RNA sequence: UUAUUAGAGAGUUUGAUCCUGGCUCAGGAUUAAUGCUGGCGGCGUGCCUAAUACAUGCAAGUCGAACGGGAGUUUACCGGCAAUAUGCGGCUAAGGGUAACUUUAGCUGUAUGAUGUUGGUUGAUUUUAGUGGCGAACGGGUGAGUAAUGCAUGGACAACCUGCCUUAAAGAGGGAAAUAAUCCCGAGAAAUCGGGACUAAUGUCCCAUAAGACCACAGAUACGCAUGUUUCAGUGGUUAAAAACUGCGAUGUUGAAUCGUGGCGCUUCAAGAAGGAUCCAUGUCCUAUCAGCUAGUUGGUGUGGUAAAGGCGCACCAAGGCUAUGACGGGUAGCCGGUCUUAGAGGGUGUACGGCCACAAUGGGAUUGAGAUACGGCCCAUACUCCUACGGGAGGCAGCAGUAAGGAAUUUUCCACAAUGCCCGAAAGGGUGAUGGAGCGACGCCGCGUGGGUGAUGAAGGUCUUCGGAUUGUAAAACCCUUUUGUAAAGGAUGAACUUACAGUACUUUACGAAUAAGCUUCGGCCAACUCUGUGCCAGCAGCCGCGGUAAGACAGAGGAAGCAAGCAUUAUCCGGAAUGACUGGGUGUAAAAUGUGUGUAGGUGGUUAAAUAAGUCAAAUGUGAAAUCCCGAUGCUUAACAUCGGAACUGCAUUUGAUACUGUUUAUCUUGAGUUCGAGCGAGGAGGGCGGAAUUCCCGGUGGAGCGGUGAAAUGCGUUGAGAUCGGGAGGAACACCAAUGGCGAAGGCAGCUUUCUAGCUCGAAACUGACACUGAGGCACGAAAGCUAGGGGAGCAAACAGGAUUAGAUACCCUGGUAGUCCUAGCUGUAAACUAUGGAUACUGGGUGUGGGUUCUUAAUGAAUCCGCGCCGAAGUUAACGCGUUAAGUAUCCUACCUGGGGAGUACAGUCGCAAGACCGAAACUCAAAGGAAUUGACGGGGGCUCGCACAAGCGGUGGAACACGUGGUUUAAUUCGAUGCUAAGCGAAAAACCUUACCGGGGUUUGACAUGCUGAUAGUACGAUCCUGAAAGGGAAAGGACCCGCCUUUGGCGGGAAUCAGCACAGGUGCUGCAUGGCUGUCGUCAGUUCGUGUCGUGAGAUGUUGGGUUAAGUCCCGUAACGAGCGCAACCCCUAUCUUUAGUUGUUCCGGUUAAUUCCGGGAAUCUCUAAAGAAACCGCCUCAGAUAAUGGGGAGGAAGGCGGGGAUGACGUCAAGUCCGCAUGGCCCUUAUGUCCCGGGCUACACACGUGUUACAAUGGGGCCGACAGAGAGUUGCAAGAUCGCAAGAUGGAGCUAAUCUCUAAACGGUCCCUUAGUUCAGAUUGUAGGCUGCAAUUCGCCUACAUGAAGUAGGAAUCGCUAGUAAUCGCGGAUCAGCAGGCCGCGGUGAAUACGUUCCCGAGCCUUGUACACACCGCCCGUCACACCAUGAAAGCUGGGAGUAUCUGAAGUUCUGAGUAAUCGGAA
Repeated sequence: UUAUUAGAGAGUUUGAUCCUGGCUCAGGAUUAAUGCUGGCGGCGUGCCUAAUACAUGCAAGUCGAACGGGAGUUUACCGGCAAUAUGCGGCUAAGGGUAACUUUAGCUGUAUGAUGUUGGUUGAUUUUAGUGGCGAACGGGUGAGUAAUGCAUGGACAACCUGCCUUAAAGAGGGAAAUAAUCCCGAGAAAUCGGGACUAAUGUCCCAUAAGACCACAGAUACGCAUGUUUCAGUGGUUAAAAACUGCGAUGUUGAAUCGUGGCGCUUCAAGAAGGAUCCAUGUCCUAUCAGCUAGUUGGUGUGGUAAAGGCGCACCAAGGCUAUGACGGGUAGCCGGUCUUAGAGGGUGUACGGCCACAAUGGGAUUGAGAUACGGCCCAUACUCCUACGGGAGGCAGCAGUAAGGAAUUUUCCACAAUGCCCGAAAGGGUGAUGGAGCGACGCCGCGUGGGUGAUGAAGGUCUUCGGAUUGUAAAACCCUUUUGUAAAGGAUGAACUUACAGUACUUUACGAAUAAGCUUCGGCCAACUCUGUGCCAGCAGCCGCGGUAAGACAGAGGAAGCAAGCAUUAUCCGGAAUGACUGGGUGUAAAAUGUGUGUAGGUGGUUAAAUAAGUCAAAUGUGAAAUCCCGAUGCUUAACAUCGGAACUGCAUUUGAUACUGUUUAUCUUGAGUUCGAGCGAGGAGGGCGGAAUUCCCGGUGGAGCGGUGAAAUGCGUUGAGAUCGGGAGGAACACCAAUGGCGAAGGCAGCUUUCUAGCUCGAAACUGACACUGAGGCACGAAAGCUAGGGGAGCAAACAGGAUUAGAUACCCUGGUAGUCCUAGCUGUAAACUAUGGAUACUGGGUGUGGGUUCUUAAUGAAUCCGCGCCGAAGUUAACGCGUUAAGUAUCCUACCUGGGGAGUACAGUCGCAAGACCGAAACUCAAAGGAAUUGACGGGGGCUCGCACAAGCGGUGGAACACGUGGUUUAAUUCGAUGCUAAGCGAAAAACCUUACCGGGGUUUGACAUGCUGAUAGUACGAUCCUGAAAGGGAAAGGACCCGCCUUUGGCGGGAAUCAGCACAGGUGCUGCAUGGCUGUCGUCAGUUCGUGUCGUGAGAUGUUGGGUUAAGUCCCGUAACGAGCGCAACCCCUAUCUUUAGUUGUUCCGGUUAAUUCCGGGAAUCUCUAAAGAAACCGCCUCAGAUAAUGGGGAGGAAGGCGGGGAUGACGUCAAGUCCGCAUGGCCCUUAUGUCCCGGGCUACACACGUGUUACAAUGGGGCCGACAGAGAGUUGCAAGAUCGCAAGAUGGAGCUAAUCUCUAAACGGUCCCUUAGUUCAGAUUGUAGGCUGCAAUUCGCCUACAUGAAGUAGGAAUCGCUAGUAAUCGCGGAUCAGCAGGCCGCGGUGAAUACGUUCCCGAGCCUUGUACACACCGCCCGUCACACCAUGAAAGCUGGGAGUAUCUGAAGUUCUGAGUAAUCGGAA
């Protein structure tokens, strides 16, 4: 080693998950625009809007070799007229001038009779207004119209035309009359026009000649596709022209002219090439809320017309033609090659380049011509613009430039015909805004550059900082180097045979010199890139999610970083991602979506075996698929973009030939699909008729006598005019108990007493018949619950509406008493339901088990087996997002139908159809949101369920709430009443002590390195300090006797240095200032509730589950058993302390004994270690033993023994977590704030206020008591700044005094209780507030503002409304005692002992909690979520008296130019005749 190489996702719904589903982003592209920025070059490209209006210039002319004239130049000749002697050149000198050059002078050479002008003739030549020819129909522009007279692809033309060009054939004879130009006259402002006279032609006309042309007639041949075509030959008729013009040659004339030949033209005919006309097939946007359209309409005959077929036109005849495969109508749009995107299939688009079409201010019309219904021609109408003498005229940039306007937006009034083409010409040549080029614009694509190397002190500066450093950063500077680009100079193309607009350009060379050249966007995630400061839900950002409310990586600035780069970003649009319209490649049980059901038309699909055919299908060949583009390979520009060459491709269409498996078609066959027949069955299948009993109500009669009825409780209602109850008789309507069933039947809706008539269906069995007759089914048709409607009946019960009574805040409801439509029947209408199995119909296939309804068969005759059709349940594989489905599929496949495409708006509006109406069917948009939704998970919640517990209720006892007082809080007040705590979980709380202090508050007075700490610098002997005195409210200020220290070294009287202390200054101190929502630590609460988790494994797509659930049991997730779980952690329990019993050890200050003594347990002495006690160590209790229950377990009931019995009683001990719970005023601490003050010191005041409200307590209201007298019994603590005895004084508080005690030694130290007396139910001999007087104590101080005592005073209160608290045993209740704080102050708090109950049936209820389960639209988690009205503002849309514009339809009228006809075979004209 050619043209087959190609597919990425993310964010966002939730507490989390999976799914559905929309929105958004990353990519590419553009005729783009905008913002910021901008060095160069190449190649492209540039009004998408107003097919709006256009100033100015140019864009189509050319030919004198068609013609007659005009004008000019010139040759020769002839004629006329006029004027003159020098002219031309060279050299030298001087002057002027920038120079070219010039003036003057001198010298010199040469030439001659000529020169100018005008007229005529002739020749040559230039030019061109007119006649004439060709061209002007091409080229250039634009996309308004057009949904098919268009375009694309392929065909047809036996229905056609063609100037110039090419080829072939034939020919070109003779005449004639005009007219423009020109001249004369005239009209008009102009444009332009009229009359008269003359003249030419390749202009025009006539005659001749004449065919393979045309016409007519009538034949033959071959063929085709119907009309027809081809070929051959005949007869008759008709029709033409410019031998110009010109080159050469010859003859020849006074001049002319003629002939030959060539060129270029002319006429007729045939063919070609190329171009055009016409016809056909297929394809070609949206809309059915456009369903019917059509009268020349559809066809025929004839005729006209055209280059030509044809209703193209006309006359007559017939009544057709198109349409659900979408006619007709409406909207939008030039079509294609291509182009953008895409893996592809598709989707979008039609700029530039190329093909076709259409158009030329708007509309209509013809003329000329080969060709036009003509962009730069004509006529008419309209609108607009311009000129005007107002009479009349002129114009058409959608050619190139350019202007105005519109708009977000789009260029020069350039150069050249040199090239490529086109027109004219014989040619030279002329013309060409086609074209070639340049200019402008980063508009796009491509390329290049803005420097390269070395360079650590990691400079300075900036930024950040944990203050150590980090980063900017090898970046810079500095040194070395290069010169693309640039500037300057020199040379200088290709394109081309001639010719260069481009262009002195590209390119080459040389010099200079790092010199001239970087921005834009972003940095919360998607998405690469992070910090500081400012701001404080403000300012602002935002593509989606979302940021911002004082520590913002999201705003703004800065530093740094990331990305792209002469660009970057934004906006707009298209495709992609989006499998989000799914052909490739989706779905419809619950997410959006199976029509309510059947029948059946069109259509789609279709069993078996053969044959034929060859339409589909497959293969080959041929033609075509323009070029350009895309792709591949080369080549050329320095490269690339770009261009050129060659190839491949253009996946298409057509024709011909072949193949025949499958599909189709035709013919024939088969029986299994389908149907028919026969037999046997089944059922609330349907329609009509008849009959029945129970019950309700009503009517009549009897008995009877006060209520009945109804409810949660009542009332309305009925009843002495006799209800209700009961018995008998009767009337009427509706519905059919039991049987009865996840039973049966039917297409669905639906169907239920019995019987009968008619009728439909299904199943089983037999195997006779037909022979694919089948499935589905758009439209259509039929059926279709309930309610409702129309007409007529009927009406017992029930019962919308309505009335009344209740309930309630209200109650237009639920409950009750009544009650009308209706419910029932007949005949119609309506046509909808959660019409649901939320599951369309048909066929085939794919493990089972079990129940039941209807048949059949077999046997061993049963509780059996087999089989078919139904109805259910459970489940395998499979499937599903999951739930679930699972032979009755939501599995595996095929066929047909219907439907879906984010939520809301909305099943709404409008239009249409149907309906008597109600309404039904069909069915949008604007606007708005980033979700809406399904299934499952974990929690939380429930006036859901189950189990269980707790002084939770209940059962009890005592309180609070009422009184007075105390304390705390709120509120109020105040200069201040400091601050915090606020349901339970704040409120006798922080505070275990506010007179000063405390103290944080207020007022006033002081002070500023500070009341307190550390460091640095400097200073200091009469210095620091300071008795005492003065002033002051004090702090403070002032005076002042007296009066200093330690250490080291050195020459020791002394000197130097250091420290302490003090002073001055600098750093800093200080803050009970803010933030407990920046925090640590600590604490409260749920709650001493039994829970909370992990590892591994397993299950699930996953969140998660399991374990931890279940059966028992426990105070307990305590234990046992079971179990896809097995183990483990934190909790529970135990280990710790106190207490109850005992033992051992020990024995003072305790206990106890003996003796003596005392008023006395008063004291002394001795003894004991038994007892109490003390305080160390042990023992003891474990369901251990017995019995019963339980599952042989755990465990429980009972019993024995025991001091104690089933965690013995208390305490300490508080899991994971919740409440942004509390505390910055205990302490610590980030940030912010104050710094002669928000720091600090002092005095005084306040925290102690007082209409009131709440909480917690104390004392009471009395006799279970109060008072007097007498008499007893504790425990635990405290004590030297202390407890203080005995004694004395005082009524007492207390005072004096001080034994003892640093404590089992001394002191503080009991009361209820017992005994007895009085009080006798009273606001008291109860209760003690309040107040007065007099005292005491503490303390510097008792006024604000302490406690106590005595005397006096003697308030409320007679047991407490609604409501509410505590407590289950040594507990409640009751009684006193101690301690901390503390100078003093206790009704509070923390402890101690004394006396010492009642009750618990039980778990329905209230409150709280635990486990399991269930529902959920909650997850900030029920204090949740959420619906509607109203008010205000804004947005969108509508209505509105009216006003106005546009489009379309129908009917009618007017009607230009033009064509045709008439006028008319006429006028003019020509010929002939008279």